[in-house]
Background:
Two RNAs folded together computationally: RNase P RNA and transfer RNA, 434 nucleotides in total. It holds a member of the Rfam family "Bacterial RNase P class A". Rfam's curators write: Ribonuclease P (RNase P) is a ubiquitous endoribonuclease, found in archaea, bacteria and eukarya as well as chloroplasts and mitochondria. Its mean pLDDT, the model's own confidence on a scale to 100, is 80.

RNA sequence: AAAGUCGGCCGGACAAUCGCUCUGUUUCGACAGGGAGGAAAGUCCGGGCUCCACAGGGCAGGGUGCCAGAUAACUUCUGGACGGCGUGAGCCGAUGGAAAGUGCCACAGAAAAUAUACCGCCUUGCCGCCAGCGGUGGGGUAAGGGUGAAAUGGUGCGGUAAGAGCGCACCGCGCAACGGGUAACCGUUGUGGCAGGGCAAACCCCACCCGGAGCAAGACCAAGUAGAGGGGCACGGCGCCUGAGCGCCGGAGCGUGGCCCGCGCUGCCCCGGGUAGGUCGCAUAAGGUGUGCGGUGACGGGCAUCCCAGAUGAAUGAUUGUCCCCGACAGAACCCGGCUUACAGGCCGGCUUUCCGC
RNA sequence: GCCGGAGUAGCUCAGUCGGUAGAGCAACUGAUUCGUAAUCAGUAGGUCGGAGGUUCGAUUCCUCUCUCCGGCACCA
Numbered sequence: 001a002a003a004g005u006c007g008g009c010c011g012g013a014c015a016a017u018c019g020c021u022c023u024g025u026u027u028c029g030a031c032a033g034g035g036a037g038g039a040a041a042g043u044c045c046g047g048g049c050u051c052c053a054c055a056g057g058g059c060a061g062g063g064u065g066c067c068a069g070a071u072a073a074c075u076u077c078u079g080g081a082c083g084g085c086g087u088g089a090g091c092c093g094a095u096g097g098a099a100a101g102u103g104c105c106a107c108a109g110a111a112a113a114u115a116u117a118c119c120g121c122c123u124u125g126c127c128g129c130c131a132g133c134g135g136u137g138g139g140g141u142a143a144g145g146g147u148g149a150a151a152u153g154g155u156g157c158g159g160u161a162a163g164a165g166c167g168c169a170c171c172g173c174g175c176a177a178c179g180g181g182u183a184a185c186c187g188u189u190g191u192g193g194c195a196g197g198g199c200a201a202a203c204c205c206c207a208c209c210c211g212g213a214g215c216a217a218g219a220c221c222a223a224g225u226a227g228a229g230g231g232g233c234a235c236g237g238c239g240c241c242u243g244a245g246c247g248c249c250g251g252a253g254c255g256u257g258g259c260c261c262g263c264g265c266u267g268c269c270c271c272g273g274g275u276a277g278g279u280c281g282c283a284u285a286a287g288g289u290g291u292g293c294g295g296u297g298a299c300g301g302g303c304a305u306c307c308c309a310g311a312u313g314a315a316u317g318a319u320u321g322u323c324c325c326c327g328a329c330a331g332a333a334c335c336c337g338g339c340u341u342a343c344a345g346g347c348c349g350g351c352u353u354u355c356c357g358c
Numbered sequence: 359g360c361c362g363g364a365g366u367a368g369c370u371c372a373g374u375c376g377g378u379a380g381a382g383c384a385a386c387u388g389a390u391u392c393g394u395a396a397u398c399a400g401u402a403g404g405u406c407g408g409a410g411g412u413u414c415g416a417u418u419c420c421u422c423u424c425u426c427c428g429g430c431a432c433c434a
Base pairs, nucleotide, nucleotide: 001354002353003352004351005350006349007348008347009346010345012323013322014321015320016319017318018317020035021034022033023032024031025030037329041340042339044338045337046336047335048334049214050213051212052211056261057260058259059258061210062209063208064207065206066080067079068078069077070076081095082093083092084091085090096205097204101203102202103199104198105197118145119144120141121140122139123138124137125136126135127134128133129132153171154170155169156168157167158166172194173192174191175190176189177188178187179186180185218280219279220278221277229271230270231269232268233267236249237248238247239246240245252266253265254264255263273433274432275431287306288305289304290303291302293300294299324327359430360429361428362427363426364425365424368383369382370381371380377414385401386400387399388398389397407423408422409421410420411419
């Protein structure tokens, strides 16, 4: 210098004028201060908060899935292990169990998983003849060919009629012991000829976790000529009473996904009727900034300092001037922690490879 | 804002334990008819909304994303 890789940051700037919204002060004239994002988005996870038994039991269902840690919690993050890709920095991985069981593996192929043999190789009986070849039957074999995504450990040597873990060496695999590590796992030694291929983002098994709903949750105030009317479902038994009726038990329904129990409440469902105003929830929060401490790190805790958007037709804009590289994706609505997706252009830092110069 | 559902031929829809996707109407060609419709025979038409992953193989299983549709106020 080029190429690459990882991490962090910015997202037009400044000024004037006029507006919008919220808060505070007010002599009601006004003045002062604040005013979108890294994703505010998708609503994919997790938590706070609120209501339903502060949340109970069982089944079903759902989620997660190497190990250890972080955290309020997580499908997140950090560190490590293993596998794959890359010369490398580095990146990617839903990565438990296929010897608990069930299921699937189309087509092709002999055979797709209790096995088996199409061509071939070897051997043997019989037949034919040109006498070592052909045909046919039996047996051995899985080395070679062929099929497939996948074919019963791989390579080499020996061995054999031909072959074969049949034997041996190395690699792979299983088991055991020892050592290291919290663990996943790794290493060494010994041993076993090797034992049943793949799919669990197929059912499933194992371990752990999960009650449901969501701020249109929920609480309070006010208003109403209102909660009328129609239809459907359920209404059983016993006791008292002349009767109307009352009481008890049961059934049924509701309590925001399913079933059974439990708990609470009570008729429930549909069409429809009335009002569509205000306050709180609602912004001090797992908050921001700075600093030094512990930890490899995620993170934790200490000190100092700041108050930093908050509506309910819903604010955050317009014009002008100057400058530049001429400005992307995109707009809060209960609040946080993540993930994912979109994003013009620019800045900074770590590291790797190659080349050049000294 | 919150919650739920759908996307397959031009249109309306099927498609289950994953193995090359169908029906009706419409379209086109031929027959029938003087001609048209109806009828009969036949044909074509599909990146299964898009991207990625699991798998030998995905409409189907998983993740992300796009588009469309529906419901949710209070008073009892």